[in-house]
């Protein structure tokens, strides 16, 4: 040196989130890069920092370090857009206030205060309406299953005479109808009364009183509600910028074994 075997170490890496921390399983760069299980309400580890099985190559084009170079991400900060949260103050609406002013209302008597009536509420009495019964008067009257009197036929009987009975007649029941100064029951009825209760809201009437009362306008202040605006604080997007961070593939230097044989 060269050849056969092996071994360490390898068979993707980076960013972003998450984590105490690494690493995976997510999402995005490079890129193409052994298989098979686990893993977000998450899995596995613990600075030698996935863990399990299987395979494949294997001391260098491939392990390991350093350097170059920057795809990409991530922080920071500027612009513009868009949305959200805020919101002194403006302006509007609505309640409430008698604080100021007009205006109305009062010496032909205001607040107020006392008695009284009404509005509420039972119970009753009168009227009105309506119903049912009665009572009166009138139509019409039940083929038979009312009633009276029954022509005719009918039935029993030797007669003599007796029995039931339709129609028609006269009535009547039921019906309809007119009336009632009858009696009873009922009301979403009443510028009717009567007894009692209740009450201080509201309305009035009498007497005291003796000068206010009254959101009907403005104005002020007070609660509330809604519209608008700037400040001010997030959050998304575009499009720059950087003495920040972190860094893929790539592209140079340098390092790293053992046996055995020739």
């Nucleotide at each position: 040196u060269c050849g056969u075997g092996c071994u360490a170490g390898g068979c993707g890496g980076g960013g972003a989130g998450g984590u105490a921390g690494c690493g995976g399983u997510u999402c995005c760069c490079c890129a193409g890069a052994c298989c098979g299980g686990c893993a977000a309400c998450c899995c596995g580890c613990u600075a030698c920092a996935g863990c399990c099985g299987g395979g494949c190559g294997g001391a260098a084009u491939c392990c390991c370090u350093c350097g170059g170079g920057g795809a990409g991400g991530c922080g920071g900060u500027g612009a513009u857009g868009u949305g959200g949260g805020g919101g002194c103050g403006u302006u509007g609406g609505c309640g409430a206030u008698g604080g100021c002013g007009c205006g109305g209302c009062g010496u032909g008597g205001a607040a107020c205060g006392u008695c009284g009536g009404g509005u509420c509420c039972g119970c009753u009495g009168c009227a009105a309406g309506g119903a049912a019964c009665g009572c009166a008067g009138g139509u019409c009257g039940a083929a038979c299953c009312c009633c009276g009197c029954c022509a005719g036929g009918g039935c029993c009987g030797g007669a003599a005479g007796g029995c039931a009975g339709c129609a028609a007649c006269g009535g009547u029941a039921c019906a309809c109808u007119u009336g009632u100064g009858g009696u009873u029951c009922c009301u979403g009825u009443g510028c009717c009364g009567g007894c009692g209760g209740g009450g201080u809201g509201c309305c009035u009437g009498a007497c005291g009183g003796g000068a206010g009362c009254u959101g009907g306008c403005g104005c002020g202040g007070c609660g509330u509600c809604a519209a608008c605006a700037a400040a001010c604080c997030g959050g998304c997007a575009u499009c720059g910028c950087u003495g920040g961070u972190c860094g893929a593939g790539c592209c140079g230097g340098g390092g790293u074994g053992c046996a055995c044989g020739a």

Description:
A computed fold for a 262-nucleotide RNA from a Verrucomicrobiia bacterium, annotated as Bacterial large signal recognition particle RNA. Its Rfam family is "Bacterial large signal recognition particle RNA". The family is grouped with related families in Rfam's "SRP clan".